[in-house]
Context: one part of a larger RNA
RNA sequence: UGACGGGGACCCGCACAAGCAGAGGAUUAUGCGGUUUAAUUCGAUGCAACGCGAAAAACCUUACCAAGAUUUGACAUCCAAUGAAUACCAUAGAGAUAUGAUAGGCACUUCGGUGACAUUGAGACAGGUGGUGCAUGGUUGUCGUCAGCUCGUGUCGUGAGAUGUUCUGUUAAGUCAGGUAACGAGCGCAACCCUUAUUACUAGUUGCCAUCAUUAAGUUGGGAACUCUAGUGAGACUGCUGUGGAUAACACGGAGGAAGGUGGGGAUGACGUCAAAUCAUCAUGCUCCUUAUAUCUUGGGCUACACGCGUAAUACAAUGGCCACUACAAAGAGUUGCAAUACCGUAAGGUGGAGCCAAUCCCAAAAAAGUGGUCCUAGUUCAGAUUGUGGGCUGAAACCCGCCCACAUGAAGCUGAAUUUGCUAGUAAUCCCAGAUCAGCAUGCUGGGGUGAAUUCGUUCCCGGGUCUUGUACA
Repeated sequence: UGACGGGGACCCGCACAAGCAGAGGAUUAUGCGGUUUAAUUCGAUGCAACGCGAAAAACCUUACCAAGAUUUGACAUCCAAUGAAUACCAUAGAGAUAUGAUAGGCACUUCGGUGACAUUGAGACAGGUGGUGCAUGGUUGUCGUCAGCUCGUGUCGUGAGAUGUUCUGUUAAGUCAGGUAACGAGCGCAACCCUUAUUACUAGUUGCCAUCAUUAAGUUGGGAACUCUAGUGAGACUGCUGUGGAUAACACGGAGGAAGGUGGGGAUGACGUCAAAUCAUCAUGCUCCUUAUAUCUUGGGCUACACGCGUAAUACAAUGGCCACUACAAAGAGUUGCAAUACCGUAAGGUGGAGCCAAUCCCAAAAAAGUGGUCCUAGUUCAGAUUGUGGGCUGAAACCCGCCCACAUGAAGCUGAAUUUGCUAGUAAUCCCAGAUCAGCAUGCUGGGGUGAAUUCGUUCCCGGGUCUUGUACA
């Protein structure tokens, strides 16, 4: 100087407390461990692995296994020879592949040949999701959006170092003020960026409709006010005011205001820590394989199942289930695409195809809510697992191993021990909608809006963090 302490002081955080809804019990989905297996590919493992890499494992993907094949190779460059390339057919085979047959006749040219492509041959080489993340780059997690981490000059100290950065107030903040052997500066904080909340101007089509006509309908004429869209501005700065305070920084209250003291949300992550994660995104040193640890194909596996754990979905019902009627969003996607009206089917879906490369058309029905009816506390008109049968869709192909519909079946489950998680406001809870991936497959993920709470006395305690101080046989 650090680190550590079941030392001290001060401060902060959904850390506790106060509340709300959960997890832990049930069934299912999904990931992991274990076990099994020819193979169940590999990685991730306290917080910070476990709906994680994977924003889609039937084939492919695919790296694993079995069997069948290839050896200059599936891919790149160079040399030589031959042939344009290419398309299609037949036979054998699970296919890779092999054999045969037909069509086809390229571009440039100094007529020597050259170019693209294919086959064969020779070797230089290719290839490796083989190993090492403890050889690395790059990227990422975490402490933590915590308020810290340092430097120059000066001063002090023999020196390691100290000072500054401590102190008094204050702040979300090493934020600011005062004081001060320090004076300044850098990386962080804040601001600048995006979005949301108000408004003015500009612009009115595909969006809008107050006034005038018109219509079933903003449908049409018309209008440029309003809504909205999207560009430029304004607006919030403790600016004004009262009290407290050191006449400071600032704190508390008030006015005005759409918004008030960082307005809400996002992006943004200092010096560093964990030999943290990744050689399987990619790149790369070394090392290993080279008729195989490379490459191709068919089939299987990654989907197994005594069991254990994590994360979710659905429930156990009356603040509810079922039936009928009826209202109100936002944000997105769409040409190998989204698909309306109509017709067929109980339905999944099918036929057909108007319109739309989209403020124009379409996906599209928002759902919870509301109104009326029914059920009457029951394993039920709760719950829907499981199973049977019949269908639909995608796709060469749904047996292993997809999703959906109808009918039948109707399991566990009556609110869950110890323990434990999230959340402070348009939040929790609850209800739907969309998108990426994608032929098909969503209870996952990422976004969008609707309805919309309770509680916070406080900092004794648990956990984590910051500053100062103290002890130490630790570095």